[in-house]
RNA sequence: GAUUUAUAAAGAAGCGGCGAGAGAUCAGGCUCUAAGAACCGCUGGCAACCCUGCAAGGUGCAGAAGGUGCCAAUUCCUGUCCCGGAAAAUAGGUUACCCGGGGGAUAUAAAUU
Repeated sequence: GAUUUAUAAAGAAGCGGCGAGAGAUCAGGCUCUAAGAACCGCUGGCAACCCUGCAAGGUGCAGAAGGUGCCAAUUCCUGUCCCGGAAAAUAGGUUACCCGGGGGAUAUAAAUU
C1' cells in the first nucleotide's frame, strides 16, 4: 500500500519550543490563528479496538497495567449517485434550492496479505 469487519451527533488540555498558516485532497462556505495556530516535546486526560476478569452463548457487565487511537466545531458543513419528505411556482409534468436517510470518500482499530 491492498482486502475484510467494526466504529465515527458522546468524551477528554496544560506547559515549553517554533513562528504563519491551519481545519485529509480539489472547489465553495464557515471557523481557528501573533491574546501564538498547525507541527514537535513533556505532563495530564478521554475512550475502550486489542487486552484482563466475571457471567454467558448471534453477547453482556466491570476494569485500565500494557499495544494503538484520540483530546475546537457531527468526520466542521456541502459536492457525484440512490431513496424519501416538505414548500414555492405552474394548466399539467419536470428541474433547481431546502430537510432526512443511504452510498461513496476519509479517519481509527483489529485481522489477513
The RNA shown here (SAM riboswitch aptamer (S box leader)) has 113 nucleotides and comes from Mucilaginibacter sp. 44-25. It was read from a public genome assembly, where an Rfam model found it. The prediction has a mean pLDDT of 79. NCBI's taxonomy places the organism under Bacteria, Pseudomonadati, Bacteroidota, Sphingobacteriaceae, Mucilaginibacter. Its Rfam family is "SAM riboswitch aptamer (S box leader)". Rfam links the family to the GO term regulation of gene expression.